[in-house]
């Protein structure tokens, strides 16, 4: 000189304010049970190629794709990813 993980601030999309019962005097909030849905926290899959074997098959291979287990689905809040700053494992000279 590059620069990783990582702190901070800043923006930042989808999708029922669904229905039943329950707790709460009622809302509003929670739990549970249904169905319907979102995808950019996480996870999973695997294309082109490429090792292996060479009868079959195995293995390595991304994502903003695809699947929705988890997770969300008024506001709050998460949020991939961006932009600014802090940071400085390692690397190179």
């Nucleotide at each position: 000189g590059c620069g990783a993980g990582c702190c901070u601030c800043u923006g930042g999309a989808a999708a029922g304010c669904c229905g039943g019962c329950g707790c709460c005097g009622c809302c509003c909030g929670c739990g549970c049970c249904g169905c319907a849905c979102c995808g950019a926290c996480g996870g999973a899959g695997a294309a082109a190629g490429g090792g292996c074997a060479u009868c079959c098959g195995c293995c390595c291979g991304a994502a903003u794709c695809u699947c929705u287990c988890a997770g969300g689905u008024u506001c709050c809040g998460c949020g991939a990813c961006a932009g600014a700053g802090g940071g400085g494992g390692g690397c190179g000279c």
Model confidence (mean pLDDT): 83 of 100. Glycine riboswitch aptamer from a Pseudomonadota bacterium, 93 nucleotides, folded computationally.